RNA sequence: UAGAGUAAGCAAUGUGCGUGAAGUGUCUCGGGAUGGGAUGUUGCCCGGGAACGAAAAGAAUGGCUUCGGCCGUCCCUUGCGAUGCAUUGCUGCGUCCGCUA
Numbered sequence: 001u002a003g004a005g006u007a008a009g010c011a012a013u014g015u016g017c018g019u020g021a022a023g024u025g026u027c028u029c030g031g032g033a034u035g036g037g038a039u040g041u042u043g044c045c046c047g048g049g050a051a052c053g054a055a056a057a058g059a060a061u062g063g064c065u066u067c068g069g070c071c072g073u074c075c076c077u078u079g080c081g082a083u084g085c086a087u088u089g090c091u092g093c094g095u096c097c098g099c100u101a
Stems, first nucleotide, its partner, number of pairs: 001101003008091009017081003026050007036097005056078003060073005
């Protein structure tokens, strides 16, 4: 002098959950983990509180029926949800020290 690596973000794939509304997102309070070490920012996670808030359809099957349909069930399919997890790819620490060349 150059480079690698965190938390995590995005995409694809797989597999679940919900659609009987949990989850996600927003605000607020408290706590925690965050390149190998120290410190710290962005971001992340957990818990409490508050407000807000959503997409079902088909098939199957049961019941009712004025025979037009209506209601229930949720094994299946397709959707939908700022949906969980896993894998892969890409992106990804300011300062000091360390590591590699």
THF (Tetrahydrofolate) riboswitch aptamer from a sheep gut metagenome, 101 nucleotides, folded computationally.